Parts: sequence; structure tokens; C1' cells
RNA sequence: GAACCAUCCAGAGCAGCCGAGAGAUCUGGCUCGUCGACGCUGCAGCAACCGCGCCACCGACCCGAGUGCGCGAAGGUGCUACCGCCAGGACCGAUGGAGG
Repeated sequence: GAACCAUCCAGAGCAGCCGAGAGAUCUGGCUCGUCGACGCUGCAGCAACCGCGCCACCGACCCGAGUGCGCGAAGGUGCUACCGCCAGGACCGAUGGAGG
């Protein structure tokens, strides 16, 4: 970050600080919030996109490559109210990968 690929109805919260709005945007709803939301920080957790290890398939055999609603979870991200809160809209958005 213009273009590409995948995912977005599963899952996972406490503490400290702050102090008025917040759930991306527009319209209409619904909801959260001075019993402190949103945000930030710390710790904890969830998940399995990347990476790593293992297993299975594939293969005459071995290694590699490839494949998987497979298993694991120490690393890099991400996430931890409500289906991306809902409906409609728009060169929609977010996250990861690949790429520059």
C1' cells in the first nucleotide's frame, strides 16, 4: 500500500491509569458507558495465518517437494461485549500471507 490470495456467525478477561463518549464510515435501528465504557499499560488467555516440530497421505524404496476441517503451541503477527452488533450503501473495512 494501488493491484493479488485467504479469513471475518467458533474461541478467549482481570488489574492499574485516564475521564466521556464508544461499537470503522453514512442513514435507520439496537447495544455498551460516571456501578467508569472507549483508549493506554501490565499480566493472563484464545486461536492456528506465517514459521517450527511431529504424524498421515503420496511414492517400488530413501530423501526432498506437495497435500491435510491432522496433532502440538516455545517463536512472528492477530484477537479476547453484541455475527465486521444488525439492515441498506460505498473506489467498504479489518487481520494474515504473498509482493514492492
Record summary
SAM riboswitch aptamer (S box leader) from Pseudactinotalea sp. HY158, 100 nucleotides, folded computationally. The model forms 96% of the base pairs in the Rfam consensus. The organism belongs to Pseudactinotalea, within Bacteria. It matches the Rfam family "SAM riboswitch aptamer (S box leader)". From the family's description: The SAM riboswitch is found upstream of a number of genes which code for proteins involved in methionine or cysteine biosynthesis in Gram-positive bacteria.